[in-house]
RNA sequence: UCGGAGAAAGGCAAACCGGGCGAAAGCUCGGGACGCAAAGCCAUGGGUCUACGGUCUUUUUAUAAAAGACUAUGAUUGCCAGGCCGCCCCAU
Numbered sequence: 001u002c003g004g005a006g007a008a009a010g011g012c013a014a015a016c017c018g019g020g021c022g023a024a025a026g027c028u029c030g031g032g033a034c035g036c037a038a039a040g041c042c043a044u045g046g047g048u049c050u051a052c053g054g055u056c057u058u059u060u061u062a063u064a065a066a067a068g069a070c071u072a073u074g075a076u077u078g079c080c081a082g083g084c085c086g087c088c089c090c091a092u
Base pairs, nucleotide, nucleotide: 001091003089004088011036012035016031017030018029019028020027021026034078040084041083042082044081045080046079047076048075049074053071054070055069056068057067058066059065
């Protein structure tokens, strides 16, 4: 190092199941392993997901209520980019 053996030591842990939190997306703890050479850390840019609340529209006697659309300040780093740090090893 703009190297990563269908490798090893060590590490992480998707789906799913159970407890807890949350309006939801999702998070967390335990079990569990699909995978991962940064699947370690940071929501900074893009993407994606959600919509309690907000705005608009429709229905409606109705400022209530219901339905629909849009919306991040919410979520995701195991979607991509960027930043920071680091273990091992056939290697260069």
The RNA shown here (c-di-GMP-I-GGC riboswitch aptamer) has 92 nucleotides and comes from an Anaerolineales bacterium.